């Protein structure tokens, strides 16, 4: 310096050739217990890395940068 794959709730993962983001788990609150856990039921938490395009609608499709991690040189 070329290639190539990632970047999504606090945390690791998903999202069907574009159609309004969904799981563990972890936190609060309640139920169960003599009490803890487990185990049950309920909330709340995401400007999909930033920034433009395209489009009637983008996490999704183009274009730049950041930022990781592998490979070649």
């Nucleotide at each position: 310096u070329g290639c190539g794959g990632g970047g999504u709730u606090g945390a690791g993962u998903a999202a069907u050739u574009g159609g309004u983001a969904a799981c563990u788990u972890a936190u609060u609150a309640g139920g169960c217990u003599c009490a803890u856990a487990a185990c049950c039921u309920a909330a709340a938490u995401a400007u999909u890395g930033u920034a433009g395009g395209u489009u009637c609608a983008a996490g999704u499709c183009c274009u730049a940068c950041c930022u990781c991690c592998g490979c070649a040189c």
The prediction has a mean pLDDT of 81.
A computed fold for a 73-nucleotide RNA from Ostreococcus tauri, annotated as transfer RNA.
It matches the Rfam family "tRNA". Gene Ontology term of the family: triplet codon-amino acid adaptor activity. Rfam classes the family as a transfer RNA.